[in-house]
RNA sequence: AGAGUUUGAUUCUGGCUCAGAAUGAACGCUGGCGGCGUGCUUAAGGCAUGCAAGUCGAACGAGAAAGUUCUCUUCGGAGAAUGAUUAGAGUGGCGCACGGGUGAGUAACACUUAGGUAACUUACCCUCUCGCUGGGGAUAACCAGAGGAAACCCUGGCUAAUACCGAAUGACUCUACUCUUCCUGCGGGAUAGGUAGAGAAAGCCUUCGGGCGCGAGAGGAGAGGCCUGAGUCCCAUUAGCUUGCUGGUAAGGUAAAAGCUUACCAAGGCUACGAUGGGUAGCUGGUCUGAGAGGAUGAUCAGUCACACUGGAACUGACACACGGUCCAGACUCCUACGGGAGGCAGCAGCUGGGAAUUUUGCGCAAUGGGGGAAACCCUGACGCAGCAACGCCGCGUGAGUGAGGAAGGCCUUCGGGUUGUAAAACUCUUUUAGCAGGGAAGAAACAAAUGACGGUACCUGCAGAAAAAGCACCGGCUAACUCCGUGCCAGCAGCCGCGGUAAUACGGAGGGUGCAAGCGUUAUUCGGAUUUACUGGGCGUAAAGAGCACGUAGGCGGUUUGAUCAGUCUGAUGUGAAAGCCCUCGACUCAAUCGAGGAAGUGCAUUGGAUACUGUCAGACUUGAGUAUAGGAGAGGUGAGCGGAAUUCCAGGUGUAGAGGUGAAAUUCGCAGAUAUCUGGAGGAACAACAGUGGCGAAGGCGGCUCACUGGACUAUUACUGACGCUGAGGUGCGAAAGCGUGGGGAGCAAACAGGAUUAGAUACCCUGGUAGUCCACGCUGUAAACGAUGGAUACUAGAUGUCGGGGGCUCUUGCCCUUUCGGUGUCGCAGUUAACGCGUUAAGUAUCCCGCCUGGGGACUACGGCCGCAAGGCUAAAACUCAAAGAAAUUGACGGGGGCCCGCACAAGCGGUGGAGUAUGUGGUUUAAUUCGAGGCAACGCGAAGAACCUUACCUGGGCUUGACAUCCCGUGCUACCCUGUGAAAGCAGGGGUUCCCUUCGGGGACACGGUGACAGGUGCUGCAUGGCUGUCGUCAGCUCGUGUCGUGAGAUGUUGGGUUAAGUCCCGCAACGAGCGCAACCCUUGCCAUUAGUUGCCAGCAUUAAGUUGGGCACUCUAAUGGGACCGCUUGCCGAUAAGGCAGAGGAAGGUGGGGAUGACGUCAAGUCCGCAUGGCCCUUACGUCCAGGGCUACACACGUACUACAAUGACCCGUACAGAGCGUUGCGAUACCGUGAGGUGGAGCUAAUCGCAGAAAACGGGUCUCAGUUCGGAUUGGAGUCUGCAACUCGACUCCAUGAAGUUGGAAUCGCUAGUAAUCGCGGAUCAGCAUGCCGCGGUGAAUACGUUCCCGGGCCUUGUACACACCGCCCGUCACGCCAUGGGAGUUGGGGCUGCCUGAAGAGGCCGAGCUAACCCGCAAGGGAGGCAGGUCUCAAUGGUGGAACCGAUGACUGGGGUGAAGUCGACAAGGUA
Repeated sequence: AGAGUUUGAUUCUGGCUCAGAAUGAACGCUGGCGGCGUGCUUAAGGCAUGCAAGUCGAACGAGAAAGUUCUCUUCGGAGAAUGAUUAGAGUGGCGCACGGGUGAGUAACACUUAGGUAACUUACCCUCUCGCUGGGGAUAACCAGAGGAAACCCUGGCUAAUACCGAAUGACUCUACUCUUCCUGCGGGAUAGGUAGAGAAAGCCUUCGGGCGCGAGAGGAGAGGCCUGAGUCCCAUUAGCUUGCUGGUAAGGUAAAAGCUUACCAAGGCUACGAUGGGUAGCUGGUCUGAGAGGAUGAUCAGUCACACUGGAACUGACACACGGUCCAGACUCCUACGGGAGGCAGCAGCUGGGAAUUUUGCGCAAUGGGGGAAACCCUGACGCAGCAACGCCGCGUGAGUGAGGAAGGCCUUCGGGUUGUAAAACUCUUUUAGCAGGGAAGAAACAAAUGACGGUACCUGCAGAAAAAGCACCGGCUAACUCCGUGCCAGCAGCCGCGGUAAUACGGAGGGUGCAAGCGUUAUUCGGAUUUACUGGGCGUAAAGAGCACGUAGGCGGUUUGAUCAGUCUGAUGUGAAAGCCCUCGACUCAAUCGAGGAAGUGCAUUGGAUACUGUCAGACUUGAGUAUAGGAGAGGUGAGCGGAAUUCCAGGUGUAGAGGUGAAAUUCGCAGAUAUCUGGAGGAACAACAGUGGCGAAGGCGGCUCACUGGACUAUUACUGACGCUGAGGUGCGAAAGCGUGGGGAGCAAACAGGAUUAGAUACCCUGGUAGUCCACGCUGUAAACGAUGGAUACUAGAUGUCGGGGGCUCUUGCCCUUUCGGUGUCGCAGUUAACGCGUUAAGUAUCCCGCCUGGGGACUACGGCCGCAAGGCUAAAACUCAAAGAAAUUGACGGGGGCCCGCACAAGCGGUGGAGUAUGUGGUUUAAUUCGAGGCAACGCGAAGAACCUUACCUGGGCUUGACAUCCCGUGCUACCCUGUGAAAGCAGGGGUUCCCUUCGGGGACACGGUGACAGGUGCUGCAUGGCUGUCGUCAGCUCGUGUCGUGAGAUGUUGGGUUAAGUCCCGCAACGAGCGCAACCCUUGCCAUUAGUUGCCAGCAUUAAGUUGGGCACUCUAAUGGGACCGCUUGCCGAUAAGGCAGAGGAAGGUGGGGAUGACGUCAAGUCCGCAUGGCCCUUACGUCCAGGGCUACACACGUACUACAAUGACCCGUACAGAGCGUUGCGAUACCGUGAGGUGGAGCUAAUCGCAGAAAACGGGUCUCAGUUCGGAUUGGAGUCUGCAACUCGACUCCAUGAAGUUGGAAUCGCUAGUAAUCGCGGAUCAGCAUGCCGCGGUGAAUACGUUCCCGGGCCUUGUACACACCGCCCGUCACGCCAUGGGAGUUGGGGCUGCCUGAAGAGGCCGAGCUAACCCGCAAGGGAGGCAGGUCUCAAUGGUGGAACCGAUGACUGGGGUGAAGUCGACAAGGUA
């Protein structure tokens, strides 16, 4: 520090996800040791048991027992001393308000920070001053009696005090009045005096020195109360709240200010800088994260607050409204004799419950600290320690060195090897930790002694032995790490992208590897990455985002200049910012974690001194911003009134006759009752053609005939005036197209709805005929639009060019439809700049400032609920659950389009002949079958693999056999095979017999061959062509496909290859940020067409000779043969076209003319095209069978359907007779002549020929002559019967051919469809491969030999350019909603139910206060006494008031028959994306 993921690829926007760190964690697997920490985050649920707050006899009265000793004894016991300054209980004092726990409540002066208290308090502690005199009356304990189950309690009697109560004294304090000085925030405070009044005390111990204690006062320290400034979460779908509320006066009250409380008076107080309400939450130092700013958090430690079963209340006290106190009410638990009582672990342990989850009912007061005490000492679950838990952090170990036959084993393998791996073994060492044994601390301080829970711990020493100690996750990318097997969209994985459908580095296992390590992973949560809420540090034309527009309130911001001030701002000082923590330095534990000491920091707040540029404030000035006046011209700016003509429609009348209208074509419709057309007149409503213009005006919506009236704004020019008066604008207010609504008018045309007619599979549409609301007017409402420049307003600055509208200036000989200049508007292009790109570009989307509005992934959702507005329709505001990993913008390359342009092709057209109909042949589908083997499937499968299935082939079926096998290699044994015969059998085979002849030799044997045997192996036309090679088809012989360098672009990419011409051609020329090059095209190759040369046998024969015959001699001129050359190149010329080019058109010459004809030749690629059954081959599968041998059958089936052919339907013909002319091939297992036989197929026979020699071999159509005469025929030949021939081991299933006989369909073929542009189509025959035999197929050969092409609109295919695109598996694409089903969350809903608050009324515990107090009453007073008084108590009553009850209005949940839409999942119709076929 980034990465993955939207796309075919790209850039951007944007979300999702990952890598990091962290945790009071939990879960899974695993687990050696130690140190230091940490440990109920949930039920503030409930708790058994034990402990957690007591202490003082030196305040006081009273005071045991056991035990021990002694004495006495009736031996039962009794007494004394000690125990005993005792225990336990009581009065009294101090403490119990600290310490410890928890975070429920609390959004608050609760907390934090800084201040105030002149408005206050403070027990114990410290310092100082002055005192402590003299009396009185009670009471608990105790004793006696009574009640009760108990808790407890009542009556009577005795007694003490540092308990309680008067009196005295008054340094002192307080109160009232008076007065001095000082301070002040002017309210007051401090201080010296005077007068009057009020107010104290307690003793105990003593070594007799004193010590402790008590009262009053002053001061201190520490602690606390109260007040204030500032800060402190979310929701506005919470906008108004408040009646002691805000203030005053008086009184009360408190330690103390105060509506704190009460009475009266006034009507205030808070709030958009967020009151009130709702939700959530203890706050802080800090902690985690982060570069920081921030964000999240508030365990442990520390500060503070709140709470102590729930609610209320006070008492005591210095302090409480009190965790281990009291009273009352409530819930719960327990005891009970049913009358009544007891309790409060959110102290430490522990139990139960809840939960994913959190420890011992331990030891000790030795240390630190606390309470009491004069002290000894006692108490202390605070604390110090130990235990449990890998919960965290830190440290250590599980060994080290050497060791290659690179052992064995495992795994992989291309079988060679590789890897595990120096790893192990082996050898040599070491001994941390654990183990055993010995020693053994510090912590302990005072004060000599004593005192250690931890603990025989840490630590040290010795001993033994490598001995006892490694796992977890991951290995497709992100992300370090790869192979095999299993599985086969199954099982499963997954953080995101995504893996798995038979070769899975992604599932499971294994081997190996990588990472971390006593841990490792997973889950959860936080921050980070995320600049993805943007202060640092984002955006808004098209990605989400500018409000429809304006006016304007608050607010924010604001021109030039002078002075003042110093609030902001800057700077210094001081105080504070607790400690701990973070950071730095040093130190202590062997190190580290941890701990100690010091420092720094703490960006903050407050006080104070200073600076004065800027901002603010105050005062003054200015004119450039803004405004006003004056003079002008422009304009569909607005409102109202009036007027006008054209047109449509309607009405009336005239003329006139059969149609009109409408459409792609029609029909509905109108019309003989007179339409349409045409003329005249009239009515009525609406809209204003041409002018008209990216012209004008307006804030926007919007505004268009003419005239008038009223009226708003902008612009220009000139001078004058005001003097910052400005900009923006949350709320607010107004305007606001169309449609819609209300009331009343109006209604010509148009026209939702509706009706009819068409179209269509349907057509609730598009088209047509009608037609109502509406459109128009007036008034009122609605308040929205793609209200768009998809671009908020204002100001300033930053090249220009060129139109246009409105004004002004200048005048150049020229007054112009000129030129130039300057303001304001409106357009186009464009530099810089900017932008993801497109684009924008002085009218900014550039550079800046100010203000407002808005955005934060897609969907859900311009939705629900709530609120506001509206008559309604609806509008404004506006979520969540759930779901996806994308959604999107711009541009690129393709592909596609019922987009466009150019061009080509037997593509159409023009022609010729076919197919589709018939019969037959052949292939396929289907069906059938034991099997009908398999493959091929639009073009590009279907006379295809198959250039030839009777057996074989053959892969299929049935049956019979074989199991190292039919075939290959290796090993062992035997033998010499071969060959022949017999039996059995369908054959294979099985059984038997005969028979002994291969080669080499070193003579041992070896090789070949055969038989038998063993196992390695053979074998497989079994599967996968979607694992492959090779080969092939196809687009397509179409003209394309690319590269290097350069250039352009952020990039994908572009350029080149586009453009203008031209060509069969990316062929060539020209131009050009391109210049070159490659694969293709063309050419080079073969063949054919002309010529030449060479060579003449088997070929040829002009002349010579000869023959039946080129038969022979002779010759090689010719033909021909087959080798080498020439020839054609737009070369020429003439002309024309063209840019003078390329080239085209025409011509000459030429055998051939514009690639002469034909062939071979097939670019980059596409179709997972075809082939595992040609061959090869990975993997899988079979192995007495899926191998192999054999016989028979099948591949030849047959209702039917399709493809490809043959033969025909006839007279351009058929038949008969006669006559003529090819080319290319083939032949010795062969072709086979002459001759003879047969009607014929053919047979007999065998000359010649290894072929320019012989043979196949008669070419046929044609031509000459004849018959037939339009008919199912002398056409046609299927089918069938009979008889044969040939091949072959064998023609039954199932061959071909021949003869005789038979003589079917068929009379030119529907929709549709195929081939062909010249030696072509058509037609005619011939040959060959395969092959024993079998061709209508296939591959070749020649003979005869046409027609037509205007042309490119259309169909099909293709090429180039361009355009649109939501397609990229690429239109056979993509994709929307409805309907039906499953699942999920959610809204409404008659209601039902729960919760926390609010409020009216009733009730009114405890307590406090007021009043009463006839009952009761020690201290003081009066009184001789009796008694009275003061004061008090019980009791009563009033006020406040918890709880409870009963109503009410809201809010928030849960649930609810039914219902609404939404999301998601697999299949059918219409719509969107191309002009998507109606943009």
The prediction has a mean pLDDT of 84. Small-subunit ribosomal RNA from a metagenome, 1479 nucleotides, folded computationally. Rfam family: Bacterial small subunit ribosomal RNA. Rfam links the family to the GO terms structural constituent of ribosome and ribosome. The sequence is in RNAcentral, with records from SILVA.